Predicted 3D model of a 690-nucleotide part of an RNA (large-subunit ribosomal RNA, domain II) from a termite gut metagenome. Its Rfam family is "Bacterial large subunit ribosomal RNA". Its family is annotated with ribosome and structural constituent of ribosome in the Gene Ontology. The RNAcentral record of the full RNA draws on SILVA. The coordinates come from a structure-prediction model, not an experiment, and the mean pLDDT is 84.
[in-house]
Context: one part of a larger RNA
Parts: sequence; C1' cells; structure tokens
RNA sequence: GCCUACGAGUUACUUCUCACUAGCGAGGUUAAGCGCAGUUAUGCGUGCAGCCGAAGCGAAAGCGAGUCUGAAAAGGGCGUUUAGUUAGUGGGAGUAGACGCGAAACUUUGUGAUCUACCCUUGAGCAGGUUGAAGGUGGGGUAACACUCACUGGAGGACCGAACCGGUUGAAGUUGAAAAUUCUUCGGAUGACUUGAGGGUAGGGGUGAAAGGCUAAUCAAACUGAGAGAUAGCUCGUACUCCCCGAAAUGCUUUUUGGAGCAGCCUUAUUAUAAGUAUCAUAGAGGUAGAGCUACUGAUUGGAUGCGGGGGCUUCACCGCCUACCAAUUCCAGACAAACUCCGAAUGCUAUGAUAUGAUUGAUAGGAGAGAGGCUAUGGGUGCUAAUGUCCAUAGCCGAGAGGGAAAGAACCCGGACUAACAGCUAAGGUCCCCGAAUGUAUGCUAAGUUGAAAAAACGCGGUUUGACUGCAGAGACAGCUAGGAUGUUGGCUUGGAAGCAGCCAUUCAUUUAAAGAGUGCGUAACAGCUCACUAGUCGAGCGGUCGAGCAUGGAUAAUAAACGGGCAUAAGCAUACUACCGAAGCUUUAGAUUUGCGAUGUAUAAUUGCAAGUGGUAGGGGAGCAUUCUAUCGGCGUAGAAGCAGUAACGUGAGUUAUUGUGGAGCUUAUAGAAAAGCAAAUGUAGGC
Repeated sequence: GCCUACGAGUUACUUCUCACUAGCGAGGUUAAGCGCAGUUAUGCGUGCAGCCGAAGCGAAAGCGAGUCUGAAAAGGGCGUUUAGUUAGUGGGAGUAGACGCGAAACUUUGUGAUCUACCCUUGAGCAGGUUGAAGGUGGGGUAACACUCACUGGAGGACCGAACCGGUUGAAGUUGAAAAUUCUUCGGAUGACUUGAGGGUAGGGGUGAAAGGCUAAUCAAACUGAGAGAUAGCUCGUACUCCCCGAAAUGCUUUUUGGAGCAGCCUUAUUAUAAGUAUCAUAGAGGUAGAGCUACUGAUUGGAUGCGGGGGCUUCACCGCCUACCAAUUCCAGACAAACUCCGAAUGCUAUGAUAUGAUUGAUAGGAGAGAGGCUAUGGGUGCUAAUGUCCAUAGCCGAGAGGGAAAGAACCCGGACUAACAGCUAAGGUCCCCGAAUGUAUGCUAAGUUGAAAAAACGCGGUUUGACUGCAGAGACAGCUAGGAUGUUGGCUUGGAAGCAGCCAUUCAUUUAAAGAGUGCGUAACAGCUCACUAGUCGAGCGGUCGAGCAUGGAUAAUAAACGGGCAUAAGCAUACUACCGAAGCUUUAGAUUUGCGAUGUAUAAUUGCAAGUGGUAGGGGAGCAUUCUAUCGGCGUAGAAGCAGUAACGUGAGUUAUUGUGGAGCUUAUAGAAAAGCAAAUGUAGGC
C1' cells in the first nucleotide's frame, strides 16, 4: 500500500419546549399500593394523594377583573376580552462521559539500587623493563659538626609498556553482526587504581570530584494500579439514495478577536393583508461632485500704495532727512482647501398619486449554519495616487458555478448545466495550417517582422502618408552651371601691424551700377588669395516656410534559448465600412422525468390529463424512499437443491430489485407492522491476511 472484518449523535429522566397524531374537554390525568386474569411479559378494574389548567396584581398585609405606585377618580407598570390536559411519535434544549479517537499534566496506593550513583563489610588482581629519594656502611674531611666521594638501599597519586580499566582520532556501520558495535589510533596502568560477593540510601525522594548526570534501553521529577471515559473554546474522522429551497464571512457586546450571546442573512410550518418591487408624476429633506472666494475662515503669487519696523545720516535730546531692506491696510490681476462656502448638481433617500407586476412582503413559532472571506470596477482614507498591501462605501463575480472565449488561469468577457439526440440559430471570440469557419469585398496606411492580445517615457528624427495657413514663380521661381561681386578706401580710432574679416567708433556714408555689405565665413605677421550676400545669363515648372494628424524609427539593459500559443505572415499586420460563415450545457426543435400553482376528469389526501412557471449548488433546513439484523401476524419456497459465492440478462431516476446458469449442501422469506449494536474511503483508525 491493497483486501476482509470491526469502527463514531446513543441511552436515561416525576425535566423543559415546539410540531404532528389520538382521547377527554372548563376541565384533563392518575402515581405508589390493592384486587382479578395470565406460567411470565402484561392486561383490566380500583386508588382522587399529587400535578397542570380555569385570575391576577403587590415586597407584604391585602384587594380582586383588576391590582401596584401615588395626595390623586391623573399618568404609568403588570393583568383581564377563556383552552386546556393526558399519552404516543418526532425536532431541539438541560443534566449525565452525551458523536468517536487523542494530550502534556494533577492527586493517591504501591513496586524498584540484579542497570547505574555514592557508601559499608569482606576478598581478589596488576607480565616485563627503567629511574634511583631518604636512610645506611666505608673512605676523605672538620676542634666537633658541616661538607664530599664510593658502595649499599629501594622511595614515588615517578617513567616505558601487556593483562585490566578507559574511550582521543579517523573510517566502517546507520531496515547494523550490535536499540551505542567493529577496525585503527590513543589515555591510565602501585593508585583519588581496578574488580568479585554480601548489604544500605526511594520519587519533589535518593545519589552526584556537578553533566540536570544517574535512579533497570524510561528522568527539569522513575515505573505500576486507581480517581478516569480527567479536561481539550483545539486537530482529525463521522458510513445508503433521490427530490425542494438555500446562506454567511456584517453590526453591537465579550479576560474578546481561530470561541460565544443578541440582531441581520437561510429553511420549515402557521397566519395576515392590496404588502413588496419597477416606471412615471408631484412634493420634500440634504451640502457631496463641481464651482467660487473684495461671501467668511485659513493659505497664497505679481504689481500699486507704504501704517509700522530695520539700517544709514543728523542731534545733548526731541524733531527731521534718506532707503535696489522687511512689510500692515486698501486697490488691480492671478490662483488653493477633508476638518472654507455667497453657491450647487446627477444619483440615492422619504412621502403621496397613477400604471404595471402579483406573494417576490410582514408577523409568530421550530431548526440552522455563519460571525477568517477574496478578486474586479468605481468613490475615498492610509501607504510612495507602491504592493496579489491595508481600511471603508456602492455594484458584480468567486466562495457555493459547470459550459464557450482569453495558448495555459477561482474572480476578466459571454452565459447560469433536469435527462437524452449523428437536429437548427446565435453570444463573447473568431474564419492561411495546427483548428470548426473568408487565403472575403472596398478604400487607405505601415517596410519597422513594427505588428500579429503584458507593458514603456522625457527627448530626438529631411522615414513616410495626409490636413490647414502662408511666401516665391512663363514679367522665368528653386537647385545646378557660366560671368560679375567694383570705386572714394588701407573709412576713422587703436596698434609694431589692423588694408571688409583682433578690438573700439559710427546719420555702416557716398559714387559707378544689372548687382556688389565700410562686408557671411576660410585665410595672411599684415597684405594677398578663396567664398558668401547681391546681380545678369543659361535652363524650363513648380519650389520654399510654419503649425497639426496617422503609421513607423532611436531612446529599449538581467540572469536556460523562450513574452504572436506554434508554424509562419508584407498580410495571415494596422485603420474604416460591409457581407457570409464557425462558434456554448445560451435560445429553438423532438422525446422523456420531476416540483409548484391554477383548471378538468375522477373510485375525490390516490390516479390520469391540460396550461403556466420552474428543476447549478457548499454550510444548512425540509420531503420521499432503498438496504441490513431481529420480533409479531397472515402466508409462501426448499435435497426435484435454501442461504452464501460467481457469471449473464431484464427492470427501476437512484439506493437497489428480479429472473436464470454454475458452484454450494440446509435452511430461507414476500406482504403488513414493530424494534434497532441499522449502511464506511478516509480518523499518521483497530485486528488479521497478502
């Protein structure tokens, strides 16, 4: 992991409550006990004790359809205008373990020191080698000691190293050979050494050269039984079918925030009434969006005015004078505000009326779930006008919603799945191939593979298309080519020089001209030289400027190659218009099932039939059924083959049922009722098997 069996809302109560059914009804009902019957279970009778109801109010005395408060014939509170009660069944509550499994822990009775910690008693063990303390003896030496040499001696938590004790390093092992080992290496090895046997200390206790270590593979409080089914606002699990409806993730309160109570939202039953909803009309309340501000409060730019102040001057002081300073008030112009408003919508809300619709509405009672929500769009707060951020509001969707589209995707777009069909039409979105349908029609644009469904700016651009305005042009434009581009004069000044061209000045003037600046650049030390403006000729038809619009273009940098879904495409890209087609569980068609409402038939709570509207669904509420075991009653089947098991077929929306064949070898069961140890896929479920 699989299979089989087992495995979770039960039972009790002098309890409460609601619904249904039945009895009796202003009453209802007996309990224990007793009697009778019966083998028992129990049934019938009796039993009028008790309980509930028929009257309440007040703390009470008490009064009473009233009473209490109160001075009150006021007001107010609670009552009065009858329906209950007993039993059964079911929904829910309470008290009990109370749907099942699950703690860590707490208390208490005991059991443990054969492991291990320490202690007591009594024993045992430590190859071999090394070093050579004190002391001693002899010699030397001293006045005597001291001191010194040699030998002797054999000390030490001494040295090296087996047994023994340990466990430093590395490796292996890690479903091991082993629930701590093996190999290698290493520490101690006469000592605070190691070890045998016997004994002692016990759980908030022991023991501890102290690590919270050890105390029988268990230790920040051992193990065992009991309290005990401790408690668990927590996690997990909770078993057959079909039908109807169908939520919430909000508000207030909470030692409360992952739990509850009340309300809102769901469901079932009863009941009420023109309730609810939509549109239009009319009448309202309101201060948002916007707008405005010499209409307030506040903030604010420039200008004018310049109270007051600063600074400077003057003066003994006062006065006075000045100002590229600050600046009140007022005026002109501009402009801001969630906590500004002289103003002020659209929506939404309230009321009345009309029209449409027709239970969608309200109330009471039983049962809930839910009280972690999420995304998108819009209006806002917060944040960085950050976040799949966070907090509100309005709407939609997901949640609890399948189907088609968006390559793929909870929420986006389309659209709400009763069942079946080898029928049709459409939506969003699409129609070259993958891939259903146009290589569609018409007119343009793009040359960048831009683009072809994520997204990109400031700024730049003689890319290209197009619009408006405007200038020049057969009296010849624009571009090119040919020629000219002069003179006073090297203007004056400056300067070493300054001649159109370092710089300064200027009524930058005048002359000759078709035209030619006291000069647009290059150039020279200064000249020279080249060139331009300007002019003529040639040529022969359009040429310039400004402001817009469309599509392109640069700007364009991220970690696998990789953001048209791919192939690919110059349209199969982009824009505008049009036609056809494809395309969903949408709509239609055909057949069928079922719910509710209203009719009809009817053997009248059934059944049949017509019309209308429905039939997605989590938590959850309601309804109707299937199967299992046992019991009762009436029946039935079975050795001519029961149950069980396996196959096939048929029937039923389904849970399932029936028939038959094989196997099996002795019991099984319809119908109608009743009672439950009554249905498994999950609980790291339990046991067994593989």